Description:
This is a predicted structure of a 524-nucleotide part of an RNA (small-subunit ribosomal RNA, 5' domain) from an uncultured rumen bacterium. The coordinates come from a structure-prediction model, not an experiment, and the mean pLDDT is 83. It matches the Rfam family "Bacterial small subunit ribosomal RNA".
[in-house]
Context: one part of a larger RNA
């Protein structure tokens, strides 16, 4: 000097862009953050309103008994029928977006390779295909258990929910064989055999859609191995038994001690193994001439983790923040017998601390899920509020004005100085105050805007409303009085202050820098 997620003091007009728990990954009221689909499917509920029941005005015929026609009204809910609304079955998504940095010194991760060892819903393509059946269960019912959470038991019902059959290949497995290629194991195309595996309907008058199966190929996401690269300590020198290997089972999508059983005894280590400390890495960011050093907030990538520990289940994908199960530790509820829960999601709250905000608005916009659509849903997101915390930009007048006013400070009492500074004229109208108008973003034929009646523009009001901190012995730009007397004090260094202090404290005048000025912290 420059930088800062900072903090403190003294001050504080406005706008615009951004950032804002760096500390206890500490505990957490309360609300809300993950749902959708009735065009998968029973059922229910509300409602529309043909049939049917009662009642009959009105017209017509009549042998005057009645037939016939039936408007408006009332009931019914058994059977047909549209509309909406679900708790439950399924389906799809809850693995994504959000949070945080404990842990991890590692193939995390950063880069560059490689997989002849893989996997990939939902997406584009491209082939081929969906033929006949079968038995349950939720819901709902009756019976009951329990203080609650939740349950049982016997009965009924549907499906794109479950299961056999059948077709069966370019798929898979074996297995014989041809060609081509290669990188050890081998791959790749063909071709014979044998085995084995499929499927669901929905909507629409219909045309058709949207769905289902089987295979291939392609995107698109992952999962494994590898070369180098990755802090600090030797006052850590030895380390290791599934530890290296091998060969056979297992397991995995897939290779491997991954796992087990045997058999070898290896393997790492002064080029720093083990064991300690530390720390999420990175694109970058701050600094620097540049080489380095320093750091890893904000935005992006990639990695862990979701009360602590452990563990499967479902899935295409997870050993899963707002699923499950087990134990622990805290909180709560209870009829004491059992339950309940998880803000490192948005808000907020206590506590911690030097210190960091709204329980705000809206799905218009971008983007996710769900759905055929319409729409839902969305604390992502877009906005809005708090903070001078950062950055940038505006402003707090402009011009003229010597009786060089009064006031104040100095004074050698002559003056000097504040100072064109003010007063006073003449001006402007940026912000700002008011009333008017009023947006872009909205993609579009038309409707749709949280923000917001905001920004912006028009009038009109008045200079009104708007300056401070911090220095002034040297360093290092600015000096004087007076007050104290090694005493209050200052101080970054060197040093001031014991009676004329430009170093202290006040004024008054200087000098910086300015809506901010100075100090601490920390980097370079």
């Nucleotide at each position: 000097g420059g930088a800062c997620g900072a903090a403190c003091g003294c001050u504080g007009g406005c706008g615009g862009c951004g950032u804002g728990c760096c500390u206890a990954a500490c505990a957490c009221a309360u609300g809300c953050a993950a749902g959708u689909c009735g065009a998968a499917c029973g059922a229910a509920g509300c409602u529309u309103g043909a049939u049917u029941u009662c009642a009959g005005a009105u017209u017509c015929c009549u042998u005057c008994g009645g037939g016939a026609u039936g408007a408006c009204g009332a009931a019914u809910g058994a059977u047909a029928u549209g509309a909406c609304u679900u708790a439950g079955u399924g389906g799809c998504g809850g693995a994504c977006g959000g949070g945080u940095g404990a842990g991890u010194a590692a193939c995390g991760c950063g880069u560059g390779a490689g997989c002849a060892a893989c996997c990939u819903g939902c997406c584009u393509u491209u082939c081929a295909g969906a033929g006949g059946g079968g038995g349950a269960u939720a819901a709902c019912g009756u019976u009951u258990g329990g203080a609650a959470a939740c349950g049982a038991a016997c009965g009924c019902u549907a499906a794109u929910a479950c299961c056999g059959c059948a077709u069966a290949a370019c798929g898979u497995a074996u297995a014989u064989u041809u060609g081509c290629g290669g990188c050890a194991u081998c791959g790749c195309a063909g071709a014979u055999a044998u085995a084995c595996c499929a499927a669901a309907g929905g909507a629409g008058c219909a045309a058709u859609c949207c769905g289902c199966u089987g295979a291939g190929a392609g995107a698109u996401g992952g999962g494994c191995u590898c070369g180098c690269g990755u802090c600090c300590g030797a006052u850590u020198a030895g380390a290791u038994a599934g530890u290296u290997g091998g060969u056979g089972g297992g397991g995995u999508a897939a290779c491997g001690g991954c796992u087990c059983a045997c058999c070898a005894a290896g393997u790492c280590g002064a080029c720093g193994a083990u064991c300690g400390g530390u720390a999420g890495c990175c694109g970058g960011a701050c600094u620097g001439a540049g080489a380095g050093g320093u750091u890893g907030a904000a935005c992006g990538g990639c990695c862990a983790c979701a009360u602590u520990g452990g563990g499967a289940c479902u899935g295409a994908g997870a050993c899963a923040c707002g699923g499950c199960c087990c134990a622990g530790a805290c909180u709560c509820c209870u009829a004491c017998g059992g339950g309940a829960g998880g803000c490192a999601g948005c808000a907020g709250u206590g506590g911690g601390g030097g210190a960091u905000a709204u329980u705000g608005c809206a799905c218009a916009a971008u983007g996710g899920g769900g759905g055929a659509a319409a729409c839902c849903c969305u604390g992502a997101u877009g906005c809005a509020g708090c903070a001078a915390c950062g950055c940038c930009g505006c402003g707090u007048g402009a011009a003229g004005g010597a009786a060089g006013a009064a006031g104040g400070u100095c004074u050698u009492c002559g003056g000097a100085u504040u100072g064109u500074a003010a007063a006073c004229u003449u001006u402007u109208g940026u912000c700002u105050u008011u009333g008017g108008u009023g947006a872009c973003g909205a993609a579009g034929a038309a409707g749709u805007g949280a923000c917001g009646g905001u920004a912006g523009c028009c009038a009109a009001g008045g200079a009104g409303g708007a300056a401070g901190c911090c220095a002034c012995g040297g360093c290092u730009a600015a000096c004087u009085a007076c007050g104290u007397g090694c005493c209050a004090g200052c101080a970054g260094c060197c040093g001031c202050g014991g009676u004329a202090a430009u170093a202290c404290g006040u004024a008054g005048g200087u000098g910086g820098c300015a809506a901010g000025c100075g100090u601490u912290g920390u980097c370079c």